[in-house]
Molecule: transfer RNA
Organism: Chloroflexota bacterium
RNA sequence: GCCGGCGUAGCUCAGUUGGCAGAGCAAUAGUUUUGUAAACUAUCGGUCCUCGGUUCAAGUCCGAGCGCCGGCU
Numbered sequence: 001g002c003c004g005g006c007g008u009a010g011c012u013c014a015g016u017u018g019g020c021a022g023a024g025c026a027a028u029a030g031u032u033u034u035g036u037a038a039a040c041u042a043u044c045g046g047u048c049c050u051c052g053g054u055u056c057a058a059g060u061c062c063g064a065g066c067g068c069c070g071g072c073u
Stems, first nucleotide, its partner, number of pairs: 001072007010025004019056001027043005049065005
């Protein structure tokens, strides 16, 4: 330099037919216990990497950029 994949909650990821952004773990509170852990219940947590475009409507489609990973030379 060229090609491909990925970027969504503190972490691991889903959402791929464009139509209300979610799960598990973690955190916080409560119940239970002499106490802790475990279990159960509830709550909190997001500029969906950035900018622009298409659309009534974009996490999703298109373009550019940035970052990470892999391959080729």